[in-house]
RNA sequence: GGCAAAGUUGUCUAGGGUUCCGUUGGGCUGAGCUGCUCAAGUCUGGUCCGAGAGACGGCGUAUAGCAGGCGAUCACCCGCAACGGCGGCCCUUCUAUAUACACGGAAGGAUAAAAGCCUGGGAGAU
Repeated sequence: GGCAAAGUUGUCUAGGGUUCCGUUGGGCUGAGCUGCUCAAGUCUGGUCCGAGAGACGGCGUAUAGCAGGCGAUCACCCGCAACGGCGGCCCUUCUAUAUACACGGAAGGAUAAAAGCCUGGGAGAU
RNA backbone atom coordinates (compact mmCIF):
# COMPACT_ATOMS: atom_id res chain seq x y z
C1' G A 1 0.00 0.00 0.00
C1' G A 2 -3.53 -3.66 -1.03
C1' C A 3 -6.58 -7.94 -0.32
C1' A A 4 -11.05 -12.85 0.99
C1' A A 5 -15.50 -16.52 0.26
C1' A A 6 -12.31 -24.86 -0.81
C1' G A 7 -12.73 -16.94 3.55
C1' U A 8 -10.24 -14.84 7.78
C1' U A 9 -8.83 -14.96 12.76
C1' G A 10 -8.26 -16.46 18.28
C1' U A 11 -7.23 -20.31 21.96
C1' C A 12 -5.17 -25.06 22.19
C1' U A 13 -2.96 -29.79 20.66
C1' A A 14 0.20 -33.33 17.68
C1' G A 15 4.95 -31.96 16.80
C1' G A 16 9.69 -28.88 17.20
C1' G A 17 14.33 -27.33 18.50
C1' U A 18 17.76 -24.71 22.28
C1' U A 19 17.84 -17.82 22.46
C1' C A 20 16.12 -17.18 27.81
C1' C A 21 14.76 -19.80 32.63
C1' G A 22 15.50 -24.30 34.96
C1' U A 23 18.11 -29.20 35.50
C1' U A 24 22.67 -32.15 35.38
C1' G A 25 28.05 -32.42 35.15
C1' G A 26 33.11 -29.87 35.23
C1' G A 27 35.97 -25.47 36.94
C1' C A 28 36.84 -20.86 40.06
C1' U A 29 37.87 -24.24 45.95
C1' G A 30 40.77 -27.92 50.90
C1' A A 31 35.06 -27.47 52.24
C1' G A 32 30.48 -24.52 52.07
C1' C A 33 26.95 -20.23 50.60
C1' U A 34 26.33 -16.92 46.70
C1' G A 35 27.90 -15.72 42.08
C1' C A 36 30.59 -16.36 37.48
C1' U A 37 32.20 -19.55 33.54
C1' C A 38 32.29 -24.08 30.18
C1' A A 39 29.45 -28.23 28.37
C1' A A 40 25.01 -31.32 27.57
C1' G A 41 18.38 -31.00 24.07
C1' U A 42 20.32 -38.90 23.05
C1' C A 43 18.08 -33.05 29.73
C1' U A 44 11.70 -34.80 31.96
C1' G A 45 10.39 -29.53 31.97
C1' G A 46 8.82 -23.55 31.86
C1' U A 47 9.22 -19.17 28.14
C1' C A 48 9.25 -19.65 22.68
C1' C A 49 7.66 -21.68 17.32
C1' G A 50 3.45 -24.56 15.80
C1' A A 51 -0.62 -27.57 11.51
C1' G A 52 -4.48 -26.63 3.96
C1' A A 53 -5.20 -31.97 4.71
C1' G A 54 -5.80 -31.66 13.74
C1' A A 55 -9.71 -29.81 17.88
C1' C A 56 -12.91 -26.01 19.80
C1' G A 57 -14.77 -21.09 19.07
C1' G A 58 -15.32 -15.58 16.95
C1' C A 59 -16.24 -12.69 12.71
C1' G A 60 -17.50 -12.90 7.68
C1' U A 61 -20.18 -15.31 3.58
C1' A A 62 -24.45 -18.28 1.58
C1' U A 63 -29.50 -20.17 2.09
C1' A A 64 -34.15 -20.12 4.64
C1' G A 65 -37.72 -18.04 8.19
C1' C A 66 -40.59 -14.38 11.62
C1' A A 67 -40.99 -9.20 11.88
C1' G A 68 -40.26 -4.29 10.11
C1' G A 69 -39.09 -0.38 6.25
C1' C A 70 -38.89 2.55 1.49
C1' G A 71 -40.80 2.81 -3.33
C1' A A 72 -44.32 0.99 -6.56
C1' U A 73 -49.35 -0.65 -7.14
C1' C A 74 -45.64 -1.67 -14.03
C1' A A 75 -42.76 -4.98 -17.08
C1' C A 76 -39.10 -9.17 -17.16
C1' C A 77 -38.06 -13.28 -14.07
C1' C A 78 -39.30 -17.04 -9.87
C1' G A 79 -43.11 -19.91 -6.96
C1' C A 80 -48.35 -21.34 -6.37
C1' A A 81 -52.66 -21.48 -9.19
C1' A A 82 -55.61 -22.04 -13.86
C1' C A 83 -58.15 -17.88 -17.07
C1' G A 84 -60.53 -13.51 -11.60
C1' G A 85 -55.01 -14.04 -10.46
C1' C A 86 -51.99 -14.19 -5.64
C1' G A 87 -47.21 -13.81 -3.45
C1' G A 88 -42.00 -12.77 -4.14
C1' C A 89 -37.79 -9.54 -6.05
C1' C A 90 -34.86 -4.31 -2.71
C1' C A 91 -33.06 -2.85 2.45
C1' U A 92 -32.56 -3.88 8.01
C1' U A 93 -32.47 -6.40 12.99
C1' C A 94 -32.96 -11.18 14.92
C1' U A 95 -33.16 -16.73 14.60
C1' A A 96 -31.66 -21.35 12.41
C1' U A 97 -28.73 -24.32 9.09
C1' A A 98 -24.31 -24.74 6.20
C1' U A 99 -19.07 -23.38 5.60
C1' A A 100 -17.99 -29.79 2.10
C1' C A 101 -13.70 -33.00 0.16
C1' A A 102 -8.48 -33.44 0.62
C1' C A 103 -2.81 -39.34 -0.89
C1' G A 104 1.41 -36.11 -1.15
C1' G A 105 8.17 -36.28 -1.80
C1' A A 106 13.01 -34.36 -2.18
C1' A A 107 15.58 -29.82 -2.16
C1' G A 108 15.35 -24.97 -0.10
C1' G A 109 13.98 -20.53 3.53
C1' A A 110 13.29 -17.86 8.28
C1' U A 111 14.18 -17.49 13.39
C1' A A 112 18.85 -18.73 18.45
C1' A A 113 17.56 -23.35 16.20
C1' A A 114 14.18 -26.77 14.35
C1' A A 115 9.41 -28.65 13.00
C1' G A 116 2.80 -31.27 10.16
C1' C A 117 5.91 -23.32 10.19
C1' C A 118 6.82 -20.97 4.86
C1' U A 119 7.64 -22.65 -0.12
C1' G A 120 2.62 -25.74 -0.51
C1' G A 121 -4.52 -27.63 -1.65
C1' G A 122 3.24 -26.86 -4.65
C1' A A 123 6.13 -31.11 -7.79
C1' G A 124 3.77 -35.50 -8.28
C1' A A 125 -0.19 -39.50 -7.52
C1' U A 126 -5.51 -41.09 -8.11

Description:
Guanidine-I riboswitch aptamer from Paenibacillus radicis (ex Gao et al. 2016), 126 nucleotides, folded computationally. Its Rfam family is "Guanidine-I riboswitch aptamer". A reference for the family is Barrick et al. (2004), "New RNA motifs suggest an expanded scope for riboswitches in bacterial genetic control", Proc Natl Acad Sci U S A. The organism belongs to Paenibacillus, within Bacteria.